This is a predicted structure of a 465-nucleotide part of an RNA (small-subunit ribosomal RNA, 3' major domain) from an uncultured bacterium.
[in-house]
Context: one part of a larger RNA
RNA sequence: UGACGGGGGCCCGCACAAGCAGCGGAGCGUGUGGUUUAAUUCGAUGCAACGCGAAACACCUUACCUGGACUUGACGUGUGCGUAGUAGUGAAGCGAAAGCGGAACGACCCUUCGGGGAGCGCAUGCAGGUGCUGCAUGGCUGUCGUCAGCUCGUGUCGUGAGAUGUUGGGUUAAGUCCCGCAACGAGCGCAACCCUUGUCGCUAGUUACACGUGUCUAGCGAGACUGUCGGUCUAAAACCGGAGGAAGGUGGGGAUGACGUCAAGUCAGCAUGGCCUUUAUGUCCAGGGCGACACACACGCUACAAUGGCCGGUACAAUGGGCAGCCAAAGGGUGACCUGGAGCGAAUCCCAUCAAAGCUGGUCGUAGUUCAGAUUGUAGGCUGCAACCCGCCUACAUGAAGCCGGAGUUGCUAGUAAACGCAGGUCAGCAUUACUGCGUUGAAUACGUUCCCGGGCCUUGUACA
Numbered sequence: 001u002g003a004c005g006g007g008g009g010c011c012c013g014c015a016c017a018a019g020c021a022g023c024g025g026a027g028c029g030u031g032u033g034g035u036u037u038a039a040u041u042c043g044a045u046g047c048a049a050c051g052c053g054a055a056a057c058a059c060c061u062u063a064c065c066u067g068g069a070c071u072u073g074a075c076g077u078g079u080g081c082g083u084a085g086u087a088g089u090g091a092a093g094c095g096a097a098a099g100c101g102g103a104a105c106g107a108c109c110c111u112u113c114g115g116g117g118a119g120c121g122c123a124u125g126c127a128g129g130u131g132c133u134g135c136a137u138g139g140c141u142g143u144c145g146u147c148a149g150c151u152c153g154u155g156u157c158g159u160g161a162g163a164u165g166u167u168g169g170g171u172u173a174a175g176u177c178c179c180g181c182a183a184c185g186a187g188c189g190c191a192a193c194c195c196u197u198g199u200c201g202c203u204a205g206u207u208a209c210a211c212g213u214g215u216c217u218a219g220c221g222a223g224a225c226u227g228u229c230g231g232u233c234u235a236a237a238a239c240c241g242g243a244g245g246a247a248g249g250u251g252g253g254g255a256u257g258a259c260g261u262c263a264a265g266u267c268a269g270c271a272u273g274g275c276c277u278u279u280a281u282g283u284c285c286a287g288g289g290c291g292a293c294a295c296a297c298a299c300g301c302u303a304c305a306a307u308g309g310c311c312g313g314u315a316c317a318a319u320g321g322g323c324a325g326c327c328a329a330a331g332g333g334u335g336a337c338c339u340g341g342a343g344c345g346a347a348u349c350c351c352a353u354c355a356a357a358g359c360u361g362g363u364c365g366u367a368g369u370u371c372a373g374a375u376u377g378u379a380g381g382c383u384g385c386a387a388c389c390c391g392c393c394u395a396c397a398u399g400a401a402g403c404c405g406g407a408g409u410u411g412c413u414a415g416u417a418a419a420c421g422c423a424g425g426u427c428a429g430c431a432u433u434a435c436u437g438c439g440u441u442g443a444a445u446a447c448g449u450u451c452c453c454g455g456g457c458c459u460u461g462u463a464c465a
Base pairs, nucleotide, nucleotide: 001465002464003462004461005460007459008458009457010456011455012454013453015449016448019412020411021410022409023408026302027301028300029299030298031297032296033295034293035292042053043052064288065287066286067285068284069283070282073126077125078124079123080122081121082120083119088105089104093100094099108117109116110115128277129276131275132274133273137271138270139266140265141264142262144260149188150187151186152185153184154183155164156163157162168179169178170177194254195253196252197251199222200221201220202219203218204217205216208213209212225248228242229241230240231239232238304405308364309363310362311361312360313359314358320351321350322349325344326343330339331338332337371402376397377396378395379394380393381392382391418441419440420439421438422437423436424435
């Protein structure tokens, strides 16, 4: 000087407390461990791994296993030699395919007509490797933490390591600002500048709508600065209350992550040193596996019902996506869906009359039920070469556990939690209960900082560095 303390002081954070909804029990989905397996590819492992890489595992993907094949190779490039029925198309046959095989057809450019190029074949340098090392690395990322810190120049103090500044008194979300001070300044961070949302004005209005307007769309601008009033305070910074205002003291949300820490993560995104491999650790193919199942954990979904289930009627969104696409009207089918073909490269048409919870009428009457929907059977639909392993959907039948969950534990302070649906990416299809967004309905509680966890500043102790 740091680090640490079941030392002290001050302060903060959904950290506790106060509340609301959960998880932990059940069934199912997904991930992981374990076990099994020919293989169940690999990585991620306290917070900060475990709906994570993976924004889609039937084949492909695919890296794994079994078997079958290839060896200058699936791909790139250099050199040498060879090559005219050459390149290319590739029949019969073997085969699961890859591949082997080779009948038949059959070209191109330049040319001094010797040949050269392309292609092909052979040879040789080499290719290839999701093989190892993230403890050799780049790049990128997580985390402490959007925490308020981390430093430098000159000066001064100290033999020196270093100190001072950055400590102190106030204040702030903030090393934010003020005052004081052997310090005076400065940099990276904070804040602001950026995007979005809330109010108003102007301009333009296509494809919006009430048809001449501006809901709206998309561009420009205004507006908020402790500006103003009162009080408190050191005539400070600031704090408390009020007015006006759509908005008030950072208005809400986002992007933005200092010096560094964890030899944190990633050689399987990519790049890359070294090592290893080269008729195989490379490449191609078929089938299987990544989907196994005594079990354990993590994250979710659906429930256990009457603030509900079922049936009928009825109302209101926003974000988005669409040409190998979205798919209307009309018709068929109980339905999944099929037929059909209009419109739309989209403020025009379609997904989608765009919703659901909601409101309203009826029924059920506390029951393992008209709750719940797992599981299983049968019959169908769709995608796709192909749904056995291993897809999704529909109808009928079946109707399991489950009556609110031990110890413990998670999220959330407002348009938030909770509830409700909608859209998107990936995608032939699909599990979406995941993820990313969107709107609709819309709470409760915060006395307070003693305690738990994490963090910041000062100080103290230390046999630690």
Model confidence (mean pLDDT): 81 of 100.
Its Rfam family is "Bacterial small subunit ribosomal RNA".